This is a predicted structure of a 76-nucleotide RNA (transfer RNA) from Candidatus Enterenecus sp. It matches the Rfam family "tRNA". It is annotated as a transfer RNA.
RNA sequence: GGAGGCUUAGCUCAGCCGGUAGAGCGCUUGCUUCACACGCAAGAGGUCACAGAUUCGAGUUCUGUAGUCUCCACCA
Numbered sequence: 001g002g003a004g005g006c007u008u009a010g011c012u013c014a015g016c017c018g019g020u021a022g023a024g025c026g027c028u029u030g031c032u033u034c035a036c037a038c039g040c041a042a043g044a045g046g047u048c049a050c051a052g053a054u055u056c057g058a059g060u061u062c063u064g065u066a067g068u069c070u071c072c073a074c075c076a
Stems, first nucleotide, its partner, number of pairs: 001072007010025004019056001027043005049065005
C1' cells in the first nucleotide's frame, strides 16, 4: 500500500426481510438467613464508535472518518 471482519448496557454477546433496543453475568433494593452464600422478586443502567445520505421510519441500507483484528504485497 491492497483486501476482509468487528464496534449494541460495566463485561461477554444476540437482534431475521427496515417498524417502540434484548439475553446471560455483574450492579442496586427487597424477601429469605443469627450472618453470609445460594435461591426468589423488583429495579437502575444505552447518543447502537463518530459524521452525513436515503426513507414516513435506520442497530439494520449507502458514503466518509476513527479504533481494533486477520490476510496479502512491498521496503529495509